[in-house]
C1' cells in the first nucleotide's frame, strides 16, 4: 500500500426482506432463608464507533473518517 471482517446498554452476543432496539450476565430493590449462597418477581441502564447522504422513515441502503481484526503485497 491493496482487499475482507467487526464496532449495539458494564461485559458477551442477537437485531429475515428499512417502520422507531431485545437475549444472557452484571447492577438495583422487594419476597422466600437466621445469615450467606440460591431462587422468585419489579425496576435501572443503549440512540446503536463517528461525520455526511438517500427515504414519510435507518442499527438496517451508500459515501467519507476512526478503531480493532484477517489475508495479500
Nucleotide at each position: 500500500c491493496c482487499g475482507g471482517g467487526u464496532g449495539u446498554g458494564g461485559c458477551g452476543c442477537a437485531g429475515a426482506u428499512g417502520g422507531u432496539a431485545g437475549c444472557g450476565u452484571g447492577c438495583u430493590u422487594g419476597a422466600c432463608u437466621g445469615g450467606g449462597g440460591g431462587u422468585c418477581a419489579a425496576g435501572a441502564g443503549g440512540c446503536c464507533g463517528u461525520g455526511g447522504g438517500u427515504u414519510c422513515a435507518a442499527g438496517u441502503c451508500c459515501c467519507g473518517c476512526c478503531a480493532c481484526u484477517c489475508g495479500g503485497a
Source information: The RNA shown here (transfer RNA) has 73 nucleotides and comes from Sporobacter termitidis. Its mean pLDDT, the model's own confidence on a scale to 100, is 80. Rfam family: tRNA. Rfam's curators write: Transfer RNA (tRNA) molecules are approximately 80 nucleotides in length. It is annotated as a transfer RNA. Gene Ontology term of the family: triplet codon-amino acid adaptor activity.